Model confidence (mean pLDDT): 81 of 100. Predicted 3D model of a 147-nucleotide part of an RNA (small-subunit ribosomal RNA, 3' minor domain) from uncultured Desulfobacterium sp. The sequence was found in a public genome assembly. Lineage of the source: Bacteria > Thermodesulfobacteriota > Desulfobacteria > Desulfobacteriaceae > Desulfobacterium.

Context: one part of a larger RNA
């Protein structure tokens, strides 16, 4: 740069972060069940078996070893879950942005005053309706108070 002003909102465009999402992965982690290595306790122990006891030396007791079982139990696996984090078709509003499209709500009495609450309503800024504010202009009037 002062009304040739100044400013709202849809929509198009481009970027940026955000949130919503069907699914999808992966950390942790619950329950229930399968299954169960080593290992450790019970019980067994027909097979072995220096050390003790006992013998008529041939064994025989005790013990103890392997082996069987039972139970506890890691890694693992099934199923439904909890959380947390990535990702993700879509969707949603937001911020910028030189300049675009519609139309002009606000700002003057801004050309219907404005603005808050509401309720309905419409490309859009917005409109209508009730109910309140004056942080409304103009005009008469009242009521005070200066000269």
């Nucleotide at each position: 740069c002062a009304c040739c002003g100044c400013c709202c909102g849809u929509c198009a465009c481009a970027c940026c972060a955000c949130g919503a999402a069907a699914g999808u992965c992966g950390a942790c982690u619950g329950u229930a069940c399968c299954a169960g290595a080593a290992g450790g306790u019970g019980c067994u122990g027909g097979g072995c078996u220096a050390a003790c006891c006992c013998c008529u030396c041939g064994g025989g007791g005790g013990g103890g070893c392997a082996g069987g079982u039972a139970c506890c139990u890691a890694a693992g696996g099934u199923a439904c879950g909890g959380c947390c984090g990535g990702u993700a078709a879509u969707u949603g509003g937001g911020g910028u942005g030189a300049a675009g499209u519609c139309g002009u709500a606000a700002c003057a009495a801004g050309g219907u005053a404005g603005c808050c609450g509401u309720a309905g309503g419409g490309g859009a800024a917005c409109c209508u309706g009730c109910g309140g504010c004056u942080g409304g202009a103009u005009c008469a009037c009242c009521u005070c108070c200066u000269u």